[in-house]
Molecule: transfer RNA
Organism: Candidatus Magasanikiibacteriota bacterium
RNA sequence: GGCCCCAUCGUCUAAUGGUUAGGACAUUUCGCUUUCAAUGAAAAAAUACGGGUUCGAUUCCCGUUGGGGCUACCA
Numbered sequence: 001g002g003c004c005c006c007a008u009c010g011u012c013u014a015a016u017g018g019u020u021a022g023g024a025c026a027u028u029u030c031g032c033u034u035u036c037a038a039u040g041a042a043a044a045a046a047u048a049c050g051g052g053u054u055c056g057a058u059u060c061c062c063g064u065u066g067g068g069g070c071u072a073c074c075a
Stems, first nucleotide, its partner, number of pairs: 001071007010025004018055001027043005048064005
């Protein structure tokens, strides 16, 4: 260089083109406790970036960026 795969809350991970983008852990607040831990309740938090198709895109298409893998020249 060529080809293939991946990118979603802080982390891990769901989501058949119509979801309030869900769950677990972590975090914060409240309750319980003399206090801590454990435990219960609640809250905040995400679709890598830019275009396109579509009434509608996390999902389909193109490009870019980042990560990983295969290949080393012959048809």